[in-house]
RNA sequence: GGAGUCGGACGGGCUGUCGCCGCGUGUCAGGUCCUAUGGCCAUGAUGCGGAGAGGAAAGUCCGGGCUUCGCAGGGCAAAACGCUGGGUAACGCCCAGAGAGAGCGAUCUCUGGAAAGCGCAACAGAAAGCAGACCGCCAGGCGGCCUUGUGCUGCACUGGUAAGGGUGAAAGGGUGGAGUAAGAGCCCACCGGUCGUCGUGGCGACACGGCGAGCCAGGCAAACCCCGUUUGAAGCAAGACCAAAUAGGGGAGCGGGCCGGCCCGGCCAAUCGCUCCCGGGUAGGUUGCUUGAGCCGCCGGGUAACCGGCGGCCUGGAUGAAUGACAGCCGCCCGCAAGGGUACAGAACCCGGCUUACAGGCCGGCUCCCGAA
RNA sequence: GGAGCGGUAGUUAAGUCGGUUAUAACGCCGGCCUGUCACGCCGGAGGCCGAGGGUUCGAGUCCCUUCCGCUCCG
Numbered sequence: 001g002g003a004g005u006c007g008g009a010c011g012g013g014c015u016g017u018c019g020c021c022g023c024g025u026g027u028c029a030g031g032u033c034c035u036a037u038g039g040c041c042a043u044g045a046u047g048c049g050g051a052g053a054g055g056a057a058a059g060u061c062c063g064g065g066c067u068u069c070g071c072a073g074g075g076c077a078a079a080a081c082g083c084u085g086g087g088u089a090a091c092g093c094c095c096a097g098a099g100a101g102a103g104c105g106a107u108c109u110c111u112g113g114a115a116a117g118c119g120c121a122a123c124a125g126a127a128a129g130c131a132g133a134c135c136g137c138c139a140g141g142c143g144g145c146c147u148u149g150u151g152c153u154g155c156a157c158u159g160g161u162a163a164g165g166g167u168g169a170a171a172g173g174g175u176g177g178a179g180u181a182a183g184a185g186c187c188c189a190c191c192g193g194u195c196g197u198c199g200u201g202g203c204g205a206c207a208c209g210g211c212g213a214g215c216c217a218g219g220c221a222a223a224c225c226c227c228g229u230u231u232g233a234a235g236c237a238a239g240a241c242c243a244a245a246u247a248g249g250g251g252a253g254c255g256g257g258c259c260g261g262c263c264c265g266g267c268c269a270a271u272c273g274c275u276c277c278c279g280g281g282u283a284g285g286u287u288g289c290u291u292g293a294g295c296c297g298c299c300g301g302g303u304a305a306c307c308g309g310c311g312g313c314c315u316g317g318a319u320g321a322a323u324g325a326c327a328g329c330c331g332c333c334c335g336c337a338a339g340g341g342u343a344c345a346g347a348a349c350c351c352g353g354c355u356u357a358c359a360g361g362c363c364g365g366c367u368c369c370c371g372a373a
Numbered sequence: 374g375g376a377g378c379g380g381u382a383g384u385u386a387a388g389u390c391g392g393u394u395a396u397a398a399c400g401c402c403g404g405c406c407u408g409u410c411a412c413g414c415c416g417g418a419g420g421c422c423g424a425g426g427g428u429u430c431g432a433g434u435c436c437c438u439u440c441c442g443c444u445c446c447g
Base pairs, nucleotide, nucleotide: 001369002368003367004366005365006364007363008362010360012330013329014328015327016326017325018324020052023049024048025047026046027045028044029043030041031040032039033038054344058355059354061353062352063351064350065349066235067234068233069232078231079230080229081228082227083097084096085095086094087093098111099110100109101108102107112226113225117224119220120219134165135164136161137160138159139158140157141155142154143153144152145151146149173191174190175189176188177187192216193215194213195212196211197210198209199208200207201206239287240286241285242284249278250277251276252275253274254273255272256268257267258266259265294313295312296311297310298309299308300307301306331342332341333340334339374446375445376444377443378442379441380440383399384398385397386396392430401417402416403415404414405413423439424438425437426436427435
């Protein structure tokens, strides 16, 4: 210098003018309580101060907080997850490791069980799941030839053979020897794998080693399934509180009719009117609501994820939904210039993750190649 | 806030428990028929199955991510 890999942080800046929505604090007006000072406000206007989108606010794919309902205990079903250990409020997330695979390497990817069951494997191929004889090789049988031999050769014949060829994604260990008619873990040696067992190391996944067994056992569970673990349901339109007008409900009183000369009282009607009280609920309002598993710095523990201690800070809370618009200068990109552009995208109860989108540059670790000293 | 369905040729659809070269109708192109057109008959082209990745020997089909469209409930 080039190529690559992993991670972190940012994602326009300054000034001016005009606005928007909360918060705090005043002033004026209005309403209301009160004798008044004064207090209060679901009201209006206005001054000042201070703040105002994100790394993903997104997709809503997981996990939790919070809230209401449900719940003696156990099982089935369903769904999700799946190597080991750790972190966490929890997770399908993160960290560290194990095994396998890819890469020269940094690094990246994958993960229970196929010697439980039921299954699947097109085409090709002789044979594809308790393997299999097309060619080949070998033996036998029946023929043919002449050079009559331990010969050559043929077959819609019988059998042996998984070494060799060929098919396939996949053909049931490898090399060598012994053996055989030809062959073969059929047998032997070594190597590889598997299983059993023992030892050592590790919390563990597992690794290494000894011994034994010819045991050689294929793939698919991101089809069914088996094993293990987890999961009650719904969601801020959850939920809690205040509560108008109108209509309707319940109760009390007065007014009605009958009995009666009148009063008290009783009976009828249970309907209508007026007054008062009560509760439910609607509109509407308040709350939930933003101080939180919070952020920053230092110290300590831990390989790390993360945890603990101390100190400091306050940083949107709206609901037809604010967080903006314009101008100038600068930065960056395109263009010869004039000029144009400046990513992805916008909170809706709140957090922790994952995934996806993203112009542009910045910082750091590591690897490989080339060159120079 | 919650739940479900779909995307396959130009158009509308089928595609079973994953299998070979993805199927049909209409449309399109060429030929035949006819004096000509239509109808009819014969033949042909046209797709990488919304996009990307994975599992598998093999994916339209199974799994994950993502884009678009539609529907339902509160």
Two RNAs folded together computationally: RNase P RNA and transfer RNA, 447 nucleotides in total. The coordinates come from a structure-prediction model, not an experiment, and the mean pLDDT is 78. It holds a member of the Rfam family "Bacterial RNase P class A". By type it is a ribozyme. From the family's description: Ribonuclease P (RNase P) is a ubiquitous endoribonuclease, found in archaea, bacteria and eukarya as well as chloroplasts and mitochondria.